[in-house]
RNA sequence: UCGUGCUAGACGGGGAGCUGGCGGUGCCUUGUACCCGCAAUCCGCCGUAGCGGGGUCGAAUUCCCCCUCAAGGGCUGAGGGCCGGUCGGGACUGCUGGGCUAAGUAGCGAAGAUGGUUGGGUCCUGCGCGGCGAGAGUCCGUGAACCCCGCCAGGUCCGGGAGGAAGCAACGGUAAGCGACAACUCUCGGGUGCCGCAGGGUUGCCUGGCCGGAGCAGGCUGGUUCCGGUAAGCCGGGCGGUCCGGUUCGACAGGGGGUGCACGA
Numbered sequence: 001u002c003g004u005g006c007u008a009g010a011c012g013g014g015g016a017g018c019u020g021g022c023g024g025u026g027c028c029u030u031g032u033a034c035c036c037g038c039a040a041u042c043c044g045c046c047g048u049a050g051c052g053g054g055g056u057c058g059a060a061u062u063c064c065c066c067c068u069c070a071a072g073g074g075c076u077g078a079g080g081g082c083c084g085g086u087c088g089g090g091a092c093u094g095c096u097g098g099g100c101u102a103a104g105u106a107g108c109g110a111a112g113a114u115g116g117u118u119g120g121g122u123c124c125u126g127c128g129c130g131g132c133g134a135g136a137g138u139c140c141g142u143g144a145a146c147c148c149c150g151c152c153a154g155g156u157c158c159g160g161g162a163g164g165a166a167g168c169a170a171c172g173g174u175a176a177g178c179g180a181c182a183a184c185u186c187u188c189g190g191g192u193g194c195c196g197c198a199g200g201g202u203u204g205c206c207u208g209g210c211c212g213g214a215g216c217a218g219g220c221u222g223g224u225u226c227c228g229g230u231a232a233g234c235c236g237g238g239c240g241g242u243c244c245g246g247u248u249c250g251a252c253a254g255g256g257g258g259u260g261c262a263c264g265a
Stems, first nucleotide, its partner, number of pairs: 001265006009057003012030004020046005034054005063258006072249005079244006086237004092233002094230005099224003103221003107216002115211008123200006129193002132189007140179003148173003156165003
């Protein structure tokens, strides 16, 4: 130096989380890098830190270490910017309600304002009258085979007779009932009435008389060092997202270095 066979070792890694700690299943990321069983109210181990079983490669482009690069993840909200939404504040700006005012405008007023006094209506109560509605009565008509009246043909009964008695139908009238207009009378009722009388009456409205003699009112625009409301702007606290920065871990890739045994030639 070459060949053969082995061993160490390799057959993915990383992040967060869980854990006393390590690793795994699960989640995320990178990437293509054996198989089977166990495993998140967990599974197996103890800095020699998955366990059990099997397989391939195997001393180097594949193993180990260092450096660089860098995907990606975590932390940082009291490192800063932006956006969103949440809680609180509210004297400033904005919006808005009311009070007061009466500068302007519009309106009323000498055919008389504010004010004072007085009367009436509307309103309430009671009574009365009328009207409407309902009911009842009167009047009219109809209406009783018999248990209503009158009159009673025929017939029946009493009597020797003269005569008398009861009495059906018909006729006339009526009771209960039934029917119908108008008119009249009575009773009851009402969101009845330009009605009458009496009493009441808060000032809301309408209207009249008298006194008096110049303002009234507050519609619109304004003013207000009056009383509020709202929280769009504003102030403060904390939350979420994103960007930059800081920090931490760090795959892949690149560079450098290191590392066995046996046999044979």
About this RNA: Predicted 3D model of a 265-nucleotide RNA (Bacterial large signal recognition particle RNA) from an Anaerolineae bacterium. The organism belongs to Anaerolineae, within Bacteria. Model confidence (mean pLDDT): 76 of 100. Its Rfam family is "Bacterial large signal recognition particle RNA". About the family: The signal recognition particle (SRP) is a universally conserved ribonucleoprotein involved in the co-translational targeting of proteins to membranes. The family's RNA type in Rfam is non-coding RNA gene.